This is a predicted structure of a 1433-nucleotide RNA (small-subunit ribosomal RNA) from an uncultured bacterium. RNAcentral holds the sequence, with entries from ENA.
RNA sequence: ACGCUGGCGGCAGGCUUAACACAUGCAAGUCGAGCGGUAACAGGGGGCUUGCUCCCGCUGACGAGCGGCGGACGGGUGAGUAAUGCAUAGGAAACUGCCCAGUAGUGGGGGAUAGCCCGGGGAAACCCGGAUUAAUACCGCAUACGCCCUUUGGGGGAAAGCAGGGGAUCUUCGGACCUUGCGCUAUUGGAUGUGCCUAUGUCGGAUUAGCUAGUUGGUGGGGUAAGAGCCUACCAAGGCGACGAUCCGUAGCUGGUCUGAGAGGAUGAUCAGCCACAUCGGGACUGAGACACGGCCCGAACUCCUACGGGAGGCAGCAGUGGGGAAUAUUGGACAAUGGGGGCAACCCUGAUCCAGCCAUGCCGCGUGUGUGAAGAAGGCUUUCGGGUUGUAAAGCACUUUCAGUGAGGAGGAAAACCUUACGAUUAAUACUCGUGAGGCUUGACGUUACUCACAGAAGAAGCACCGGCUAACUCCGUGCCAGCAGCCGCGGUAAUACGGAGGAUCCAAGCGUUAUCCGGAAUCAUUGGGUUUAAAGGGUCCGUAGGCGGGACAAUCAGUCAGCGGUGAAAGUCUGUGGCUCAACCAUAGAAUUGCCAUUGAUACUGUUGUUCUUGAAUACUUAUGAAGUGGUUGGAAUAUGUAGUGUAGCGGUGAAAUGCAUAGAUAUUACAUAGAACACCGAUUGCGAAGGCAGAUCACUAAUAAGUCAUUGACGCUGAUGGACGAAAGCGUAGGUAGCGAACAGGAUUAGAUACCCUGGUAGUCUACGCCGUAAACGAUGGUUACUAGCUGUUCGGUCGCAAGACUGAGUGGCUAAGCGAAAGUGAUAAGUAACCCACCUGGGGAGUACGUUCGCAAGAAUGAAACUCAAAGGAAUUGACGGGGGCCCGCACAAGCGGUGGAGCAUGUGGUUUAAUUCGAUGAUACGCGAGGAACCUUACCAGGGCUUAAAUGUAGUUUGACCGAUUUGGAAACAGAUCUUUCGCAAGACAAAUUACAAGGUGCUGCAUGGUUGUCGUCAGCUCGUGCCGUGAGGUGUCAGGUUAAGUCCUAUAACGAGCGCAACCCCUGUUGUUAGUUGCCAGCGAGUAAUGUCGGGAACUCUAACAAGACUGCCAGUGCAAACUGUGAGGAAGGUGGGGAUGACGUCAAAUCAUCACGGCCCUUACGUCCUGGGCCACACACGUGCUACAAUGGUAGGGACAGAGAGCAGCCACUGGGCGACCAGGAGCGAAUCUAUAAACCCUAUCACAGUUCGGAUCGGAGUCUGCAACUCGACUCCGUGAAGCUGGAAUCGCUAGUAAUCGCAUAUCAGCCAUGAUGCGGUGAAUACGUUCCCGGGCCUUGUACACACCGCCCGUCAAGCCAUGGAAGCCGGGAGUGCCUGAAGUCCGUCACCGCAAGGAGCGGCCUAGGGCAAAAUCGGUAAU
Repeated sequence: ACGCUGGCGGCAGGCUUAACACAUGCAAGUCGAGCGGUAACAGGGGGCUUGCUCCCGCUGACGAGCGGCGGACGGGUGAGUAAUGCAUAGGAAACUGCCCAGUAGUGGGGGAUAGCCCGGGGAAACCCGGAUUAAUACCGCAUACGCCCUUUGGGGGAAAGCAGGGGAUCUUCGGACCUUGCGCUAUUGGAUGUGCCUAUGUCGGAUUAGCUAGUUGGUGGGGUAAGAGCCUACCAAGGCGACGAUCCGUAGCUGGUCUGAGAGGAUGAUCAGCCACAUCGGGACUGAGACACGGCCCGAACUCCUACGGGAGGCAGCAGUGGGGAAUAUUGGACAAUGGGGGCAACCCUGAUCCAGCCAUGCCGCGUGUGUGAAGAAGGCUUUCGGGUUGUAAAGCACUUUCAGUGAGGAGGAAAACCUUACGAUUAAUACUCGUGAGGCUUGACGUUACUCACAGAAGAAGCACCGGCUAACUCCGUGCCAGCAGCCGCGGUAAUACGGAGGAUCCAAGCGUUAUCCGGAAUCAUUGGGUUUAAAGGGUCCGUAGGCGGGACAAUCAGUCAGCGGUGAAAGUCUGUGGCUCAACCAUAGAAUUGCCAUUGAUACUGUUGUUCUUGAAUACUUAUGAAGUGGUUGGAAUAUGUAGUGUAGCGGUGAAAUGCAUAGAUAUUACAUAGAACACCGAUUGCGAAGGCAGAUCACUAAUAAGUCAUUGACGCUGAUGGACGAAAGCGUAGGUAGCGAACAGGAUUAGAUACCCUGGUAGUCUACGCCGUAAACGAUGGUUACUAGCUGUUCGGUCGCAAGACUGAGUGGCUAAGCGAAAGUGAUAAGUAACCCACCUGGGGAGUACGUUCGCAAGAAUGAAACUCAAAGGAAUUGACGGGGGCCCGCACAAGCGGUGGAGCAUGUGGUUUAAUUCGAUGAUACGCGAGGAACCUUACCAGGGCUUAAAUGUAGUUUGACCGAUUUGGAAACAGAUCUUUCGCAAGACAAAUUACAAGGUGCUGCAUGGUUGUCGUCAGCUCGUGCCGUGAGGUGUCAGGUUAAGUCCUAUAACGAGCGCAACCCCUGUUGUUAGUUGCCAGCGAGUAAUGUCGGGAACUCUAACAAGACUGCCAGUGCAAACUGUGAGGAAGGUGGGGAUGACGUCAAAUCAUCACGGCCCUUACGUCCUGGGCCACACACGUGCUACAAUGGUAGGGACAGAGAGCAGCCACUGGGCGACCAGGAGCGAAUCUAUAAACCCUAUCACAGUUCGGAUCGGAGUCUGCAACUCGACUCCGUGAAGCUGGAAUCGCUAGUAAUCGCAUAUCAGCCAUGAUGCGGUGAAUACGUUCCCGGGCCUUGUACACACCGCCCGUCAAGCCAUGGAAGCCGGGAGUGCCUGAAGUCCGUCACCGCAAGGAGCGGCCUAGGGCAAAAUCGGUAAU
């Protein structure tokens, strides 16, 4: 300031913007006791017509004028100003009205001029001429101790009177004279004020580095109140500057104010001190004081008046107006008080001031009631419907009356002045005047004051913000990434404590929120008090200037330093004490503080300065060594290329594979000789040297360095180092050479979707040398230099001492590991990143950007210096856990491989997609949907569609009402539901019973949300993992345990071990199966005994066997051998039915996929209620150009067909299974026994034997279609299964690809069951029969486990992420130009005005007008620089 709201009072504050423009009023006058006077008013006098006129300066007074004092104060504003300013402390060369004190004086003359009067000009403002006049106006003369000048002889300079009173004396009667007071003059001193000088302090920019001619100094002169280049002439060439000059930008300074623990940072409203300004610029006058806010002159812009000739004006005084702005008040009252001006005084003036008005703008105080009051009222909100909350809150009852209201009373701010009087002073004086005291008379704007009393009545007085976290305060409804919120994080996509409303709560309160600004937090510019290996940050390296810092001893000095004392540090403010307003804010008073500056007196450890001295720092000398240190020369061999010649023949070369290329004109290969340039194998190494860059064949010359030793010399000579200088890889540039190999660019060949690349064949600059530039690198140890100190262990290079040697000690380098310490950690650790000292460089969020502009350097390339706008909420470091990797290691799995059989091709079945449809209900969709939910859609199911009905249907209860019908039967319409008709017409005396109808309540929904949920399920995965307690480690996230070495199917076990234990998983315990035993013996069994039959355990009987079903035994690496520390492994080892988990099943850790399911069920929320509920009929879920999944049957001879023969297990059965008999070719039908089942019911098939078929679309295959039937069912058309006869499609083993399986497994064969009226079952779930092949192995594919590594991923590689591009927009840079601003420079012109000169005009003179000169404001012209705006693009 804005939004919402608003009761009272006190004290403060109130244009931050346009120093923009201003209407109107007021803001500086006063003195008649300086003067001449009389325009207005009053008094006085006259005339009289009694309300008019005339006269009089005599009186009170007084317009205009002369004169004095004051308008230089008070009041306003902050434009300018970075020093002509301010603050603090000093200084000397000054002036100072009024005031105070001292000394002396105040004598005597003169001439003018306003006014007034007369005349004139002009629209006005105003001006001109003439005559006359006064003064405290002006001018001489006299005097002048003190004053000024001086050549020390002298010279010069003043004044004014007025008023009150008065006894003598004098008088022209005016007065003189005396006295008092106020003035005046000269001078001295004080006080106050002002001017001047010095030191220190006082914002930002170096992308402003050089500035300066009156500039710096001197001398003479001038000037000022006063010092001074302040001015002028001459002379000299200085002065300022990296301790920041000059330039640019910004800004009044201070006491103070806000903040902060402080140091600081920000600021300069109110109040006070200083400065500057008064529309803008310049100038002087007057004066004690001004270069003057309400004065003058000139120029400029603007406004106003005008008769067009000319004039007037300046609110940044108080009010007020317009404008600007988010925004800031009344055209108020009074001089009562305080203060100021004038005056002797009364008094006058005073928008200074004191008050009032407006504004919640701030600070402070008070109030809006107090007590009681539970039925915890009603209402609101909420709810799990029980309640909770609003809430003692309200109502009710009992009180009080502050403040506001009405009425009445009523301080203080007032003391003076004035009058009377007493005393004292003065005086000749009892006048006058002054001082002190007493008495008297008045003076209040505020003001209806403060304050007090009375009256009435709870009566007139509460809002704002917020309620996700930070931050105190939670629920409901609405909304549905919409509307909106938001200071930061963020909220909102149908269950929002975050949006909007409501209820409630919280905070503050006449205010509450928002916005803006400043400080704090921020140690986030770090003086107090930070950093630079990796987060931003060490200069590429060295030399060295200024500067900073600097070894031991003695002495001097006292600048720094320390102490005492003095001055100052204005007041206000701050703090403390006390006091005054009822308290407080506020105010008064006293003290403290004011950390500072100056002066002075001391102290002398340390630092500085000066002097003397020392040797340990540093340097030098000598000796001994060392090295890829540098520069120049000489020289060597291997290799490569080329040339010549020989031998020799078809390829060579190159690659993942090729091709380009070379080669019959003879290559490659090989031999000999020759030529050329570049680089130096082995030695050679955490080796050595160098300041760094860097340095490698050998040798010579020159130069430099380092180390050790001697302790000889000097005697602090040192360290660092801004600006500066030198060196400085590679690439690049210039000139001249050189060019074997290599090789940017380029060409060709490949690769590839493309391949301006990687690969190959060529190849130019370049690489090399000399000279000259460039000056940068991940120039890195990402670690500046120097010095000192601080545990160890172990290598190595060059020296030294001792030693025969081994080795020990020692100096200087160069490496590794580690202690303390440090560090965010990683790490570092005597070669520090430890502990200290000194100096330099650099950093301050990411991007923009090391970019732009400017400047310097460079031939260029470019380098150095180095921003901002804009934009983001992060960017970054180290480490942790996961996940991931076409990273690594180890291991596992029908994962691959080795095999067997399939799918993918055909026909059909079934599911899905798609399409279609009135509907083809819904769900499941990579693995982990697709013969899945569905273990059985003709109606029903059914959820879908069409059409037709119903509105509480079914069940039940309660309550009420009605009826005696309803029910039932028949019948009509209709597809049915339903509607209609006819017949029938309860019991009981009553209460009522029964039945029905109806009403009310309690429904219903396969409608939505599986991303609100429970439950259930899939998958990783039967993979071996997932965790915890305590301890230990780590700042922490976390780690350890769970890692390592072995071993295992296994985180299984063993050993080791800062871990020790434990839990969920693994294993085992459970079930089935494999062996045996015991017990039991029916419906099962039948060896032995007996009976019987055509035959059969059929019967008596048996309990041995099989079997049934309960219990028990058995297997544990227990034994043996070998290996091993052990765990364990190996063994066609023994024994045993079974051997190393015997086989199978059930059993699924922490978790993942917002996986699946709201349609099994349950459930929150939402939605529908004559419908999204419900009933019925018919249809649909079964459609069909197509695509996919899962299956069945096949393609045939390991087979088909026909006949004969044999062997299971597990299940099921009464609306059932059905023997048997009869009929039918058959499905089946008609009879009918047994069985609710170890009792009855079913031909198991493949298989075996015999016969036939000879390779063909067939005696394979059976789809499709025609006909005829059977069965179930209300019903078989859409849409059932089965039977018979006929028909006889595709298909001859299946592309790319892909699935299952490791043993009683695959393959193959049949049987049974659930669902079920029947069945689209080739499906699902079980059962048994027959019964293989193969596994070298873990390179590869897929999935998984453990360890490790990298990561910029964490939604976690289906991740993250880079660049171009469309349209539009924003910001900035460049840009031919265009426009504007500020500050200067040069030239021309030049007002007013001071000063100087002149002067024939005026004046007696003094002086003035005029004229000329110097300087300046302003104006014009010119060139350049600088800053900003804009501009096609």
Record summary: The prediction has a mean pLDDT of 83.